This is a predicted structure of a 378-nucleotide RNA (Bacterial RNase P class A) from a Candidatus Palauibacteraceae bacterium. Lineage of the source: Bacteria > Pseudomonadati > Gemmatimonadota > Gemmatimonadia > Candidatus Palauibacteraceae. The model forms 94% of the base pairs in the Rfam consensus. It matches the Rfam family "Bacterial RNase P class A". It is annotated as a ribozyme. The coordinates come from a structure-prediction model, not an experiment, and the mean pLDDT is 79.
């Protein structure tokens, strides 16, 4: 320099104009005059994010269920720790990728049944001979000095080697033999001991014992341990009109033709007009709402997640959904002119709360710091 790892920080300072939302004073208006309530009014004060997102996990919260136990289902699956809890996070084991720094997790059980293993292939689970090797015995044929040679590949033996697969029933060298073969021997590997030694544990290393028996697949059934009642702020309490329904008591008269009498017309006592109370529930408004497993700064325990101790903050609550537009200064950062001091000129990605909090994940602007690998100059 160039390439790649693996962490953290912020996502914007300082002031003002007008706008929206909420709080708090005052002023007004309403009213049962006190508390309440509204507000096109002042004034002060607050007012989106790391992801507010996807709604994937786990909680708290409200309701509804619920003796206890199991069946089903679903879910999670090395080992320790953290945690309100978690499928998240931290250490640590293993395995697999990476030259490395690191990364990543297909990580209980296949000797408890069951199932599957497509194409290819002779043959795919207590397999198998397709080329292939051998033919020691036996057979068939030649010689033959009668001891035996020699050929042939018919029985028959192998399974190194070839070749087919994703996968061929242990790998390498040696010894063996007719060829061969854990058929024997070393070292690798596997399996056993509930062996010793370290470790909390996962696990490791070492020591014996056994020629090898046990092939993958559980994100197939299934087993085994563990955890899980549903449902969601449109939960869920609370005031509560008009209308048209239901109940109780009155209860003969009630509307209506501008007002009053007469008239007239509609309803009405069986089937109850109208009055008057009462329940359910709609619009609507209130709580739930935002002070919480909260944040800052220090100290102190831990390798770390994380915990404890103290400061002393208050940090959005809308409901059709406020949070927005501009302007000054001044930093960053680009680009441009200037010898220089500086001058101009432009510049913000992804996105927005809707009961709350812990995670994971995706989206994207900057920037710093470690550590790895190549290269090239001293």
């Nucleotide at each position: 320099g160039c390439g790649g790892a693996g962490c953290g920080a912020g996502g914007a300072g300082a002031g003002g104009u007008c706008g929206c939302g909420g709080g708090c004073c005052g002023g007004c208006c309403a009213c049962a005059c006190g508390a309440u309530g509204g507000u096109g009014c002042g004034g002060c004060u607050c007012g989106a994010g790391g992801a507010a997102a996807g709604u994937c996990c786990g909680g708290g919260c409200u309701c509804c269920a619920c003796a206890g136990g199991g069946c089903a289902c679903g879910g999670u699956g090395c080992c320790g720790g953290g945690u309100a809890a978690c499928g998240c996070c931290c250490g640590g084991g293993c395995g697999c990728c990476g030259c490395g720094a690191g990364g990543c997790g297909c990580c209980g059980g296949a000797a408890a049944g069951u199932g599957u293993c497509a194409c290819a292939g002779a043959g795919a689970a207590c397999a198998g001979a397709c080329c292939g090797c051998c033919g020691a015995u036996g057979g068939c044929g030649g010689c033959u000095u009668c001891g035996g040679c020699c050929g042939c590949a018919c029985a028959g033996g192998c399974a190194a080697g070839g070749g087919u697969g994703a996968a061929a029933c242990g790998g390498u060298g040696g010894g063996g033999u007719a060829a061969g073969a854990g058929c024997c021997c070393a070292c690798c590997g596997c399996g056993c001991g509930c062996g010793c030694u370290g470790g909390c544990a996962a696990c490791a290393g070492c020591c014996g014992c056994g020629g090898c028996a046990c092939g993958a697949c559980a994100a197939a059934c299934c087993c085994c341990a563990c955890c899980g009642g549903g449902a969601g702020c449109a939960a869920g309490g609370c005031c509560a009109a008009a209308u048209a329904g239901g109940g109780a008591g009155c209860g003969a008269g009630c509307g209506g033709c501008g007002g009053c009498c007469c008239g007239c017309c509609g309803c009405g006592a069986u089937c109850g007009a109208g009055c008057u109370c009462c329940g359910g529930g709609u619009a609507g408004g209130c709580c739930g709402c935002u002070g919480g497993a909260g944040g800052u700064g220090c100290c102190g325990g831990g390798a770390g997640a994380c915990c404890g101790g103290u400061u002393g903050c208050c940090c959005a609550g809308a409901u059709a959904g406020a949070u927005g537009a501009c302007c000054u200064c001044g930093a960053a950062c680009g680009g441009g002119c200037g010898c220089g001091a500086g001058c101009c000129c432009g510049u913000g990605a992804c996105a927005g709360a809707a009961c709350c909090c812990g995670g994971c994940u995706u989206a994207u602007c900057u920037c710093g710091c470690u550590c790895c690998g190549c290269g090239c100059c001293g």
The gene name in the source record is rnpB.